This is a predicted structure of a 359-nucleotide RNA (Bacterial RNase P class A) from Desulfomonile tiedjei.
Taxonomically the source falls in Desulfomonile (Bacteria, Pseudomonadati, Thermodesulfobacteriota, Desulfomonilaceae).
RNA sequence: UGGGGUGGCGAGGCGAUCGCCGGCGCAAAAGCGCGGGAGGAAAGUCCGAACUCCGCAGGGCAAGAUGCCGGGUAACUCCCGGAGGGGGUAACCCUAAGGAAAGUGCCACAGAAAGCAAACCGCCCCCGGAUAUCCGAGGGUAAGGGUGAAAAGGUGAGGUAAGAGCUCACCGGUUCUCGUGGCAACACGGGAAGCCAGGUAAACCCCAUCUGGAGCAAGACCAAAUAGGGAAGCGCUUGAGGGCGGCCCGUCCGAUGCUUCCGGGUAGGUUGCUUGAGGCGGCGGGAGACCGUCGUCCUAGAUGAAUGAUCGCCACCCGUUUUUCGGGGACAGAAUUCGGCUUAUUGCCGCCCCGGACC
Repeated sequence: UGGGGUGGCGAGGCGAUCGCCGGCGCAAAAGCGCGGGAGGAAAGUCCGAACUCCGCAGGGCAAGAUGCCGGGUAACUCCCGGAGGGGGUAACCCUAAGGAAAGUGCCACAGAAAGCAAACCGCCCCCGGAUAUCCGAGGGUAAGGGUGAAAAGGUGAGGUAAGAGCUCACCGGUUCUCGUGGCAACACGGGAAGCCAGGUAAACCCCAUCUGGAGCAAGACCAAAUAGGGAAGCGCUUGAGGGCGGCCCGUCCGAUGCUUCCGGGUAGGUUGCUUGAGGCGGCGGGAGACCGUCGUCCUAGAUGAAUGAUCGCCACCCGUUUUUCGGGGACAGAAUUCGGCUUAUUGCCGCCCCGGACC
């Protein structure tokens, strides 16, 4: 100096002015004073919980989720550490990584053949025809060619008509077994067996573990109105009650009626509601996720929904080279609350790896 990997921190500060939404105090009220007011993702609503209501004797089936090992946690599909596999020169990264000797299915195109039986070219034997190399019938072979993502371990030797783990040596794998290390996954090493004829389970399936449903528009309380319901009283042609602008007469309606109460629960209001698996700091334990202990702090709770704007100084970044001067500040925005994951986005710092140049 160029490129790459990984971890962490922040998301401007102070002041002034004008507003917005809650709280407290004063005031009869208008209002005044004090104090508070978004995030690292508040987002997506993808997991896991708290809380609430409904359901539920117990067991089983079905369905769904998860799937190497150990640890963390209230819990998780999350996190930490490790094992196996893969990528990268490396730092480091990725990994749905239980089971294919329980069964079923599938394996495009190409190819003779893709799970079990088969042979296109070739090689070999034998028979017949032909006669110096072909044709036809039968059989053997899986070494060579060809196809494919994948065709049954590789190299060499023996063997054979030609061949083949057919046999042998070495290497690789599988299964069984023993030892060592590790809590374990597993690793390393030794021995035995020619066992070497596939893959696929984010295909069905098998095995193991787990799982009731709906969600703060949950739910609880107060309660105008309406419908239906209950009780009491009055009344039913000897007329309760109502209409005709207030009263009387009159007139009309009137029994499936009128009044009161209970109850109901709509609009509306209150609550749930913000002190919590809480934040910050010190010390201690642990490799880490995390845990323990002590101290300290209180930090939005709206309901058509507030959290804004302007100016000054300082800090940061950019424009040019110092000053001066000018410009810039992303993504986004609470709605019951937490723990994660994922996605969006800006600036800075540390550590590590690979390369180049110079001293």

It was read from a public genome assembly, where an Rfam model found it. Model confidence (mean pLDDT): 75 of 100.